[in-house]
Molecule: Glycine riboswitch aptamer
RNA sequence: AUGACACUCUGGAGAAGCCCGGAGAAAGACCGGGGGCCGAAGGUGCAAAGCCGCGAAGGCGGCUAAUCUCUCAGGCAAAAGGACAGAGAAAGCGAU
Numbered sequence: 001a002u003g004a005c006a007c008u009c010u011g012g013a014g015a016a017g018c019c020c021g022g023a024g025a026a027a028g029a030c031c032g033g034g035g036g037c038c039g040a041a042g043g044u045g046c047a048a049a050g051c052c053g054c055g056a057a058g059g060c061g062g063c064u065a066a067u068c069u070c071u072c073a074g075g076c077a078a079a080a081g082g083a084c085a086g087a088g089a090a091a092g093c094g095a096u
Stems, first nucleotide, its partner, number of pairs: 001096001003093001005092001007088005018034005036076003042072001043070001045068001049064006
């Protein structure tokens, strides 16, 4: 210098307010159990591509992504959370 990250504001999807039992005056929300569903916190997995290494070559080995994949975690009214996007302030921080 710049502004990735962090900070503030705004927008922000999907999927049962499921069933049974318990405590309780009362449960959609607490506790225990059951099978179902969702993917956009976080996490797992990878290669047609790219890069690197080895080899004379065929080839071999390694590494790398996502909103893809899995559903461990999380979630399935509202609120909260929320990947991501836009705007802002400032200089916390220092990736470049």